[in-house]
Context: one part of a larger RNA
Order: sequence, then C1' cells, then structure tokens
RNA sequence: UGACGGGGGCCCGCACAAGCGGAGGAACAUGUGGUUUAAUUCGAUGAUACGCGAGGAACCUUACCCAGGCUCGAACGUAGUAUGCAAGCAUAUGAAAGUAUGCUGUCAGCGAUGACAUAUUACGAGGUGCUGCAUGGUUGUCGUCAGCUCGUGCCGUGAGGUGUCGGCUUAAGUGCCAUAACGAGCGCAACCCUUAUCGAUAGUUACUAGCAGGUAAAGCUGAGGACUCUAUAGAGACUGCCGGCGUAAGCCGCGAGGAAGGUAGGGAUGACGUCAAAUCAGCACGGCCCUUACGUCUGGGGCGACACACGUGUUACAAUGGGAGGGACAAAGGGCAGCCACUUGGCGACAAGGCGCGAAUCCCCAAACCCUCUCCCAGUUCGGAUCGGAGUCUGCAACCCGACUCCGUGAAGCUGGAUUCGCUAGUAAUCGCGCAUCAGCCAUGGCGCGGUGAAUACGUUCCCGGGCCUUGUACA
Repeated sequence: UGACGGGGGCCCGCACAAGCGGAGGAACAUGUGGUUUAAUUCGAUGAUACGCGAGGAACCUUACCCAGGCUCGAACGUAGUAUGCAAGCAUAUGAAAGUAUGCUGUCAGCGAUGACAUAUUACGAGGUGCUGCAUGGUUGUCGUCAGCUCGUGCCGUGAGGUGUCGGCUUAAGUGCCAUAACGAGCGCAACCCUUAUCGAUAGUUACUAGCAGGUAAAGCUGAGGACUCUAUAGAGACUGCCGGCGUAAGCCGCGAGGAAGGUAGGGAUGACGUCAAAUCAGCACGGCCCUUACGUCUGGGGCGACACACGUGUUACAAUGGGAGGGACAAAGGGCAGCCACUUGGCGACAAGGCGCGAAUCCCCAAACCCUCUCCCAGUUCGGAUCGGAGUCUGCAACCCGACUCCGUGAAGCUGGAUUCGCUAGUAAUCGCGCAUCAGCCAUGGCGCGGUGAAUACGUUCCCGGGCCUUGUACA
C1' cells in the first nucleotide's frame, strides 16, 4: 500500500422485511450429468454452465460411427506437356459416389497462336486435428457500482502519501464549504433514440365535421384540410415561480401553473481493472501434428439411446372454473417459389377453383371480456399423458426420427418436505397476436407487440452483494 476480520461508524441495492405469483410433489417438453453404444460429434460447469453456442439435427446440416470410393484432390491461382471448340448423350455395374465402355460434336484466326475443357507433371492445397496457459478480435462478471488516475507543487531516506481527507449534500468523486495543495483526464451527468402534450408544415393508400350524391349496409363517390392518423422540423421542465429551513450546495410542501415536476418513463451508452474467466468449432493467427489421410465424395446409421440424478419450462390438479351458442375491441410485424379474400367439397387437418395485393390501398387478423344456457364438488362434463385405428400436408424420402386432424382410449395429478426464485406500476399476474430461423417441424424456446390490470414497502436489527472512512493482523 492492499487484502481479510463471526472489528467499529456512515450509506446503498427487490438484499431483508411487507406483499403478489411461482419453483421444489405430478405428467410432458427441453438442456445437462451419468450410464449405454459401432457412434451416441464438439464446446459451455458456483455466482458468471445446464430452452447455453443451436435464430429450426428425417437426407443435407454433421464435425461422430459403419461401409463403398477418390488422391492436384470439392474450390481457386501459376508454369509445362498432350489431346480436344465448348459441350452433350447412351450403355454396363453399383445403395449412391464412383468405375468402365461407346457415340455425337470439330470454335476464332491466313498462320503463329488464343479462349475454354479434359488428362498429366510440378508448386501453392486441404484439416471443425492440438494448444483460449502463445495470441488478435469478440463476450460474460463484479456493475450503470462510483469509482480509477495524471501534471506540477508539498510531505516522506524509501515503498508511498497528499490532492481523492473532513462537515453538509446528491442517484452520482453530484455539488457547496473547508483545506498544502492547485488544476486536469477516463468514468457520472448532458448531448442520441423512443413514449407522453401542444401548435406549425404536408394530405395519399390514412381521415370524414359541414355540403351534395348514393346503399341492404359501408368514406362507397364528389368534395374537404376541420378531426384522427402519418412524418418532418420546432415548442415545452429549468427547482424557473411561491412559502418554510439552510452560510451555501440543497431539502421540505395533497403550493401554484402545467400534458408532464424535481433524473418524467423506457432504451442505447459499461471507467482503470478482476476472474491465466469463455471462445483456435464464427473468423483471423504463432507453434506443433496429418498428407493414397487426422484430407475429400457417397449410402446408411448416430447426434433422438435410458435403471437413474439435476436445471429451465409447458399443462394441470378445477366453479374467480369446464362445455355450448351469440356479440365486441388491438398493437407491432410479415407477404410473389409469397400472403391469400370469396365460393364449393370434407366432421376436420385440408383440397379444388379463384379476386386482390410487391401493399398506410389487398391479405395474414385476436384472446381474455360481455350476454344466454348447462355442469353441482365427483378423480368429475376437472385433467389431458399414454396407446389403438383412420387420415391430411411438406418433402426424393416421415421405419429409426416430422407436424397437424378425426374417432376411440382416458394415466399421474386433490396446491406439493427441507429449501428456493421473480417482481415496486401500466410493474407483477393474466390473455392472446406477430417475427426471425424455416420445404416441413418436434417452438411449451428466443425476440417483440398490444389487451385486462393488482397488492405491499413500518423500517434497516438480521441474511446476501457493494461503496466510503477508521481499527487490528503472525497474510501478500
């Protein structure tokens, strides 16, 4: 100087407490360990691995295993030689890849030759092989915590200290005051995006108040530029005003005004550094290793196994509910190898026709909710696993191993031990919708969107993490 303490003081955080809903029990989905296997490819492992890399494993992907092939090689460059325009077709064999054979074809230029292809020779290939403890780049975490430093000066033999401490204050090393320090930098804050208010500009594909036409109905049409909305540049919030407290910074007020009030809400933004943290399998790259194989092509299998253990989820155990019929209201996205109105067929998944739309124009397009009826507390009209049968769709192909539909079947489960997680407001809880990936989909995942919409916080003694000061130390 740090680190540590079941030392002290001050302070903060859904850290506790107060609440609401979960996990831990059940079934299933998914990831992991383990076991098994020819292979179950590899990586990630307290917090900071485990619905993680993977934002799509039937083939492909694919890196693994078995089998069959290739060796200038699946792609590209350079040089030489030979043949041939380019290139195409067929046959045999085969699971395919490949191998073998045959046929068609004869470019440009007078020519040398050139372009291209094949064969061959040579040099560069290729490797998801190893090392993340050789690295770049990127990322997680402490932590959006308030810290981390520098110049000059001063103090100390020196390591170093001071500044950065103290008092008050703040979300903040944010400020004010004090002060052997005076200044400065990286962080904080602000500048950026978005939501909430207003007027201005603009008015189609959006809108429709007044006028006119028109319909079964409808901005449907003329028209309009008011309203909504869209999207551009602005305004607006600064403790600015008032009262109280305070030297000040600032704090308090069911204070005024205001759409919004004291950081208005959300996002982006992550200091010096820590964990030899993660990644050589995104990519790049040093070194090492393989080179008729540790490269590469193909068929099939595996990554989907299953006594078991754990994590993350979904669905439930019901009446604030289940079932049937009727009725209403979004936002954000996506759409041409696409979204599909509408009609017909089918109980249905869907199929056959077929309008519109490369889209503020057309389409995908809500559910919880409301009304009426029913069920009457039961392993049930709860719950839907599992299994049997019949189908639909995608795709070369659904046996291993797809999703969906219909009929039947109707398991466990009666609110879950110790323990443990999330959340402070348009939040939790609950309800549906969309997108990426994608032929299809194992999505209950991920990322977004809106609808309905709570409870509680006395307080900081305690648990966890963190910041500042101080103290002890046989630790560095």